[in-house]
RNA sequence: CCAGGCGGUCGGAUGGCCGCGCGCGGGCAAUGGGGAAACCCGUCCGCGUGAGGAAAGUCCGGGCUCCACGGAAGUACGGUGCCGGUUAACGGCCGGCGGGGGCGACCCCAGGGAAAGUGCCACAGAAAGCAAACCGCCUGCCCGUUUCGGCGUGUGCAGGUAAGGGUGAAAGGGUGCGGUAAGAGCGCACCGCACCCCCGGCGACGGGGGUGGCAGGGCAAACCCCACCGGGAGCAAGACCGAAUAGGGGCUGCAUAUGGCGCACUUCCGCGCCGUAGCCCGGGUAGGUCGCGUGAGGCGCUCGGCAACGGGCGUCCCAGAUGAAUGGCCAUCUCCAGUCGUCACUUCGGUGACGGAGGGGACAGAACCCGGCUUACAGACCGCCUGGCGCU
Numbered sequence: 001c002c003a004g005g006c007g008g009u010c011g012g013a014u015g016g017c018c019g020c021g022c023g024c025g026g027g028c029a030a031u032g033g034g035g036a037a038a039c040c041c042g043u044c045c046g047c048g049u050g051a052g053g054a055a056a057g058u059c060c061g062g063g064c065u066c067c068a069c070g071g072a073a074g075u076a077c078g079g080u081g082c083c084g085g086u087u088a089a090c091g092g093c094c095g096g097c098g099g100g101g102g103c104g105a106c107c108c109c110a111g112g113g114a115a116a117g118u119g120c121c122a123c124a125g126a127a128a129g130c131a132a133a134c135c136g137c138c139u140g141c142c143c144g145u146u147u148c149g150g151c152g153u154g155u156g157c158a159g160g161u162a163a164g165g166g167u168g169a170a171a172g173g174g175u176g177c178g179g180u181a182a183g184a185g186c187g188c189a190c191c192g193c194a195c196c197c198c199c200g201g202c203g204a205c206g207g208g209g210g211u212g213g214c215a216g217g218g219c220a221a222a223c224c225c226c227a228c229c230g231g232g233a234g235c236a237a238g239a240c241c242g243a244a245u246a247g248g249g250g251c252u253g254c255a256u257a258u259g260g261c262g263c264a265c266u267u268c269c270g271c272g273c274c275g276u277a278g279c280c281c282g283g284g285u286a287g288g289u290c291g292c293g294u295g296a297g298g299c300g301c302u303c304g305g306c307a308a309c310g311g312g313c314g315u316c317c318c319a320g321a322u323g324a325a326u327g328g329c330c331a332u333c334u335c336c337a338g339u340c341g342u343c344a345c346u347u348c349g350g351u352g353a354c355g356g357a358g359g360g361g362a363c364a365g366a367a368c369c370c371g372g373c374u375u376a377c378a379g380a381c382c383g384c385c386u387g388g389c390g391c392u
Stems, first nucleotide, its partner, number of pairs: 001388010012333007020050009032041003052363001056374002059372005064234004077230005082096005097111001098109004112225002117223002119219003134165002136161006142154001143152003173191006192214001193212008238290004248281007259274005297316008335360002339356007
C1' cells in the first nucleotide's frame, strides 16, 4: 500500500432572525372568560428545557393495572430443546462442546429421541425399504465358426455377482492388499462404527485400551415420544369527578281493577306489584382530571469475574404532547460524489494538491415504562486482528 475479519463511537458545527410544546419567575387583565358541573384558560417579557440508535416492526420477556383463582396432580393447547453460567425474566446474552465453511483473522448451525408406533421419500432409475440385476463382469448350455487350442460378429437360455458404469438428495461402511470363475468383511491392516472398561472434565464431551465383521438409509421447521416452561386481558389497563336523554330506586299527592304478574303446583282466601305528576337519591355515557416521568435510570471511578454480569463509592435529574410541540429561513464552515481550471508526478492508464460555480448530507419521529431480538440507514472516525505485495 492492497484485500479482508471482528468490536466500538458519531449521526453535521457555529451564529443571526422568526415560530412551537412544557416548566419556573415577573408585569398586565377582569370577583375576568369557556362550561350545567367537574375542570380548563389569556397576553407580554425573561430564564431553563425539548426525540432515536433504531423512537420503527410489535417478534420474545418483564414491571405496572384490572379480572379470575383453595392445594396438589393430571388432560388438552401453545412454546422451548447440546453443556455450564448470567438475569426481574427471556426463545436474549456470555463462555465452552460438537458439526460445517474459510489459506487465515473469523463466520454459520431449529444442535433431544429414527432400536415405541404411524406416515412420507417427488422426478429419474432395474430397484427407495422384509432392498434391488438395466448395462457390465463370470460360469454352464445352445448357436455360429475353427488350423480342434480356442474365438464371439449371437437383441439366445439358465444361474452367480453389489467390485465397475448409469439414475438419484440418498443405492446397506471407506482405502489398500490378499482371495475368487467373477465377486463379496469372504480374510487381513488402517480409518470409521457399535458395545464394554479405564482416565480427564461440574458437564456437553474428549483421550486411551479391548471385543465385535458391521447391524435398524433419510425426514421429527410430518404426526408422535421425552424433559422443562406457561392463568386471561392490556394505559382505549385502571382510579376519581361528572351533564343532557333514556332507564332504576325512594318520598309525597292524585288515580285504581271487572284485568295481568309474583308468593313451587291445583282450587279458595290473603298480601304485594303493574298508572301518573312533583321533588330527591344512586349507577353509568359524553366530557374532565389523574395514571405520566426517581427509574431493573444515566455518567465517572473502583473491586470480583475470561466474559455476559454483579458489588461499592461519587455525581446528575435528563421530553411528557393528546389533532398531538421538538420546526423554518439565511450566512459562514465542514463532509461527500461528479465536473471545470492551474500546478506537480507519471509505468501515459491515471494519481495528488489547490481553486471556481452548482448539487447532495441518510434511515427515520416519542405517546405507560423497561430488557432483548429483527429490520432500515448518506457518510465519517477509532481500536484490535488476518492474508498478500514492496521497501528498510